[in-house]
Purine riboswitch aptamer from a Bacillota bacterium, 100 nucleotides, folded computationally. NCBI's taxonomy places the organism under Bacteria, Bacillati, Bacillota. The coordinates come from a structure-prediction model, not an experiment, and the mean pLDDT is 82. The sequence was found by an Rfam model in a public genome assembly. Rfam family: Purine riboswitch aptamer. Rfam's curators write: Riboswitches are metabolite binding domains within certain messenger RNAs that serve as precision sensors for their corresponding targets. Clan: Purine riboswitches.

RNA sequence: UUGUCGUAAUCCAAGAGACCUCGUAUAGUGCCGGGGAUCGGCUCGGCAGUCUCUACCAGGCGACCGGAAUCGCUUGACUACGAGGACGCUCGGUUCAUGA
Numbered sequence: 001u002u003g004u005c006g007u008a009a010u011c012c013a014a015g016a017g018a019c020c021u022c023g024u025a026u027a028g029u030g031c032c033g034g035g036g037a038u039c040g041g042c043u044c045g046g047c048a049g050u051c052u053c054u055a056c057c058a059g060g061c062g063a064c065c066g067g068a069a070u071c072g073c074u075u076g077a078c079u080a081c082g083a084g085g086a087c088g089c090u091c092g093g094u095u096c097a098u099g100a
Base pairs, nucleotide, nucleotide: 004100005099011093012092014090015089017087019085020084021083022082023081024080025079026055029048030047031046032045033044034043035042040065041064049056057076058075059074060073061072062071063070
């Protein structure tokens, strides 16, 4: 000097993961039955509701009721599926410093 190989790093794509945001479902809802309290206003079960598994509760405020019945408002999730975001990981490719 030329050629070859090619690691790190770069860039691209894919995959899985935990996280965040959003959308859809459902209204954390409705109905029925058993029991219970009234210094209280609960508890147990069933059914329905979702192209849907699961869940179907908790707190606060107020109304109303008086031995039997609750009602309204408000705040707070999980689950299923989908989309997006950011994160590091794995694998493949790309271009390849140093190096051989």